This is a predicted structure of a 78-nucleotide RNA (transfer RNA) from a Candidatus Heimdallarchaeota archaeon.
Formats: sequence, structure tokens, C1' cells
RNA sequence: GGGCCAGUAGUCUAGCCUGGAUAAGGCACCUGCUUGCGGAGUAGGGAAUCGCAGGUUCAAGUCCUGCCUGGCCCGCCA
Repeated sequence: GGGCCAGUAGUCUAGCCUGGAUAAGGCACCUGCUUGCGGAGUAGGGAAUCGCAGGUUCAAGUCCUGCCUGGCCCGCCA
């Protein structure tokens, strides 16, 4: 330098192929109930620039372009 894959709440992932509006789940966190207290259980809740910028579109996490970060493979010089 080239090819491929990944980036989404604190964390791990789904959704991306085939665009449809308010982004889903587990764990964690907060509150209530329960308990002598805690844990467990149970009911509810908060938390997301969907890596960054731009483009296409009525509409983008999803499609297109460039860039950034990480991983794998290949090539060049020495």
C1' cells in the first nucleotide's frame, strides 16, 4: 500500500442483507414491595450523537462516498 470484517446505553450483543418514523434483549445501575439486615425474588424506571463527516431519499442504525479506530490476510522496500 491492497482486500475482508467489526464499531449500536456502563458492559455484551440483536437489528444492517430487503430503508418506514418513537432503536430491542441479557447483565449491571436506580426506586418500591418483600426481609430483622443483606442476598435472592418481584414490580417499575433511567441511561444511545447507532465511530466521524458528507451524499441519496418523503424518510438512513440500515444504501453510497471519504476518513478514524481495532482485528485478520496479502503485497512492496530493507
Rfam family: tRNA. Its mean pLDDT, the model's own confidence on a scale to 100, is 81. The sequence was found in a public genome assembly.